[in-house]
Molecule: c-di-GMP-I-GGC riboswitch aptamer
Organism: Desulfuromonadaceae bacterium
RNA sequence: AAUGUCAAGGGCAAACUCACCGUGAGAUGAGGGCGCAAAGUCAUGGGUCCUGAUUCAGGAUCGCCAGACCGCCGAAG
Numbered sequence: 001a002a003u004g005u006c007a008a009g010g011g012c013a014a015a016c017u018c019a020c021c022g023u024g025a026g027a028u029g030a031g032g033g034c035g036c037a038a039a040g041u042c043a044u045g046g047g048u049c050c051u052g053a054u055u056c057a058g059g060a061u062c063g064c065c066a067g068a069c070c071g072c073c074g075a076a077g
Stems, first nucleotide, its partner, number of pairs: 003074002011036002016031004021026001034063001040069003044066003047061006
């Protein structure tokens, strides 16, 4: 630099349920575990979604894609 295995130690946590916040998309906590080698961070570009409006403004989502930054382990090559 590239790559990801029936490896080790660990990590995250979809749907769903409960509590709670929000007009809403959704957020947070607990349970849960579908999956994830960046399912770590950043709304920067696109996508999707919400609200008010009327083509614009504000917002949600990084577990949709791209980009930027940072990072654990090492079977085989």